[in-house]
RNA sequence: AUGGUGGUCCAGGCGGCCGCUGGCGGCCUAGUGCCGUUGGAGGAAAGUCCGGGCUCCGCAGGGCAGGGUGCCGGGUAACGCCCGGUGGGGGAAACCCCAAGGACAGUGCCACAGAAAACAGACCGCCUGCGCCGCAAGGCGCCGGCAAGGGUGAAAACGUGGGGUAAGAGCCCACGGGCGAUUUUGGUGACAAGGUCGUCGGUAAACCCCACCCGGAGCAAGACCGAACAGGGGGCGGGCUGCCCGUCUGAUGCCCCCGGGUUGCGUCGCUUGAGACGCACGGCAACGUGCGUACCAGAGGAAUGGUCGCCACGGGGGCUGCGGUAACGAGGCCCCCGGACAGAACCCGGCUUACGGGCCGCCAUGACC
Numbered sequence: 001a002u003g004g005u006g007g008u009c010c011a012g013g014c015g016g017c018c019g020c021u022g023g024c025g026g027c028c029u030a031g032u033g034c035c036g037u038u039g040g041a042g043g044a045a046a047g048u049c050c051g052g053g054c055u056c057c058g059c060a061g062g063g064c065a066g067g068g069u070g071c072c073g074g075g076u077a078a079c080g081c082c083c084g085g086u087g088g089g090g091g092a093a094a095c096c097c098c099a100a101g102g103a104c105a106g107u108g109c110c111a112c113a114g115a116a117a118a119c120a121g122a123c124c125g126c127c128u129g130c131g132c133c134g135c136a137a138g139g140c141g142c143c144g145g146c147a148a149g150g151g152u153g154a155a156a157a158c159g160u161g162g163g164g165u166a167a168g169a170g171c172c173c174a175c176g177g178g179c180g181a182u183u184u185u186g187g188u189g190a191c192a193a194g195g196u197c198g199u200c201g202g203u204a205a206a207c208c209c210c211a212c213c214c215g216g217a218g219c220a221a222g223a224c225c226g227a228a229c230a231g232g233g234g235g236c237g238g239g240c241u242g243c244c245c246g247u248c249u250g251a252u253g254c255c256c257c258c259g260g261g262u263u264g265c266g267u268c269g270c271u272u273g274a275g276a277c278g279c280a281c282g283g284c285a286a287c288g289u290g291c292g293u294a295c296c297a298g299a300g301g302a303a304u305g306g307u308c309g310c311c312a313c314g315g316g317g318g319c320u321g322c323g324g325u326a327a328c329g330a331g332g333c334c335c336c337c338g339g340a341c342a343g344a345a346c347c348c349g350g351c352u353u354a355c356g357g358g359c360c361g362c363c364a365u366g367a368c369c
Stems, first nucleotide, its partner, number of pairs: 001365010012311007020040008028031001042341001046352002049350005054218004061245004066214005071085005086100001087098004101209002106207002108203003123150002125146003129142005158176006177200010222268003225264001231258005237249004276293007313338008322329002
């Protein structure tokens, strides 16, 4: 210097003029009023994918259905998240990724090719015996044996070597691999290293089995105030938001159907929170504990803006210039251009996606000394 990779910070600042809005205070003409002061969009506010807080459901219990997670330990209010590790995969490396329990409970699937794809096999072939042809070498056929060799395929009865056999085969032996059980050592554990025994297609992001978790609906939740009105028909049901059990309520009630009135764009919920920042301590870390500082949007058809000037930042070009052996680079001046992704709507913790610029660490390569 270039490429890669991990982390972190910012997302412009100041001032003038005009405009909007929340809180607090004051004034009066009491209004959609005026004045002063103070605050006013994000790291993702996005997606609505997860987890909760909160509100309501007549007491919300059990079961089934349904859904979710899936190695171990820890963190957290909780999670499908985060941290650390184990095993596996990618990469030269730094580093990144994993839908990571079970195939010996059962069912299914493995196209095409191939003889055959798991109760899985004989296309080419090898061998004993018998028969025929031939001088012979050898050829053809039949009964039987074989799956070691070849072929097909992503994958073909675990692999390699040897023995044995008529020819062969874990048939036997040696070494090795995967899976399972058991045991020794280490570790909280997943697991790792070793011994012994048994065994030998894959696939569960196929159905399934196993372990653990899940009431439902959602701020258009819900609470209150105000205003208006017209009933008619039907039922023993209705609620517990899929079903069953159970439970609560029930004939002036409740529920269903038809029809009428009210629609204020009312008030609250609505922003002090499992929160933020700083320091100390504990912990590898995620995070926790303690002390301190500050209060930091709350609209309601939807405010937080517009404009001007200066400065800062980024890019391009030119001039200068000091440092330096050099490669190269700091600084100054002038001109031109520019500013990404994108806007709260009850709130919070995550994940995912979009995107401009700066700084720091690590890996690799190259150049110079």
Bacterial RNase P class A from an uncultured Myxococcales bacterium, 369 nucleotides, folded computationally. It was read from a public genome assembly, where an Rfam model found it. Its mean pLDDT, the model's own confidence on a scale to 100, is 78.